This is a predicted structure of a 73-nucleotide RNA (transfer RNA) from Candidatus Micrarchaeota archaeon CG1_02_51_15. Rfam family: tRNA. Rfam links the family to the GO term triplet codon-amino acid adaptor activity. Rfam classes the family as a transfer RNA. The RNAcentral record of the sequence draws on ENA.

RNA sequence: GGGGUCGUGGGACAACCUGGCAGCCUACCGCCUUGGGGUGGCGGCGAUCCGAGUUCAAAUCUCGGCGACCCCA
Numbered sequence: 001g002g003g004g005u006c007g008u009g010g011g012a013c014a015a016c017c018u019g020g021c022a023g024c025c026u027a028c029c030g031c032c033u034u035g036g037g038g039u040g041g042c043g044g045c046g047a048u049c050c051g052a053g054u055u056c057a058a059a060u061c062u063c064g065g066c067g068a069c070c071c072c073a
Stems, first nucleotide, its partner, number of pairs: 001072007010026002013023001020056001028044005049065005
């Protein structure tokens, strides 16, 4: 320098192809349970890498940028 894959709560992963209220697990916080702790139960908090475009509507499609990984040189 060229090609490919990927970027979603603190962490791990869905939803993307085929546009329509962003979901689950864990962590964290509160309450219940306990003599206390753990386990368990209930509730809560928190996210689409950035910008632009298309569209009634974008995590999803298009373009540019940034970053990570892999391959080639």